[in-house]
RNA sequence: CUACGAUAAUAGCAAACUAUUUGAAAAUUUAGGACGCAAAGCCACGGGUCUAAGGUCUAAGGACUAGGAUAGCCGGGUUACCGAA
Numbered sequence: 001c002u003a004c005g006a007u008a009a010u011a012g013c014a015a016a017c018u019a020u021u022u023g024a025a026a027a028u029u030u031a032g033g034a035c036g037c038a039a040a041g042c043c044a045c046g047g048g049u050c051u052a053a054g055g056u057c058u059a060a061g062g063a064c065u066a067g068g069a070u071a072g073c074c075g076g077g078u079u080a081c082c083g084a085a
Stems, first nucleotide, its partner, number of pairs: 004083002012037002017032003022027001035072001041078003045075003048070003054065004
């Protein structure tokens, strides 16, 4: 340095749920709260999943559609703390 990851050390993040902000919604912000996490830091590049305001189609009901969302669904990229085997 690369890989790897302890019943080590130091720090960190925070699921569900509750209140709350924004939003058409999915979801998200903040506070509380801890199910978990060795990248649960960051990036929507590939796939998946969720939503469908707007748009297109439709006689209607409805169908389709991402420039929306998800990095705690997977892959990929990128940066980083510690050092037993």
c-di-GMP-I riboswitch aptamer from Oceanobacillus limi, 85 nucleotides, folded computationally. Its mean pLDDT, the model's own confidence on a scale to 100, is 90.